[in-house]
Molecule: c-di-GMP-I riboswitch aptamer
Organism: Planctomycetota bacterium
RNA sequence: GACGCCCACAGGCAAACCUCCCGAAAGGGAGGGACGCAAAGCUUCAGGGCCUAAGCCGCUCCUCGAAGAGCGGGAUGGCAGCCAGUUGCCGAC
Numbered sequence: 001g002a003c004g005c006c007c008a009c010a011g012g013c014a015a016a017c018c019u020c021c022c023g024a025a026a027g028g029g030a031g032g033g034a035c036g037c038a039a040a041g042c043u044u045c046a047g048g049g050c051c052u053a054a055g056c057c058g059c060u061c062c063u064c065g066a067a068g069a070g071c072g073g074g075a076u077g078g079c080a081g082c083c084a085g086u087u088g089c090c091g092a093c
Base pairs, nucleotide, nucleotide: 003091004090012037013036017032018031019030020029021028022027035081041086042085043084047083048082049079050078051077056073057072058071059070060069061068
């Protein structure tokens, strides 16, 4: 320099699930725990994809009118362990 190589070294992360906390939810934080991970490091205003739908909008029901209920739409909320962007440890051959 190239390459992440069936299996190596050092060091690392931690799914499901459980407890507590935050949140309308999706989801997140802490502790426990390991399914896995060579970027499972970082970035959610490069972009795509996915999840949720409180406020908001529309329709319907109800109502004198509101309030309320149902259905639909909708990210400004999330997921980087979906793709992606970006930086980088180690070194068996």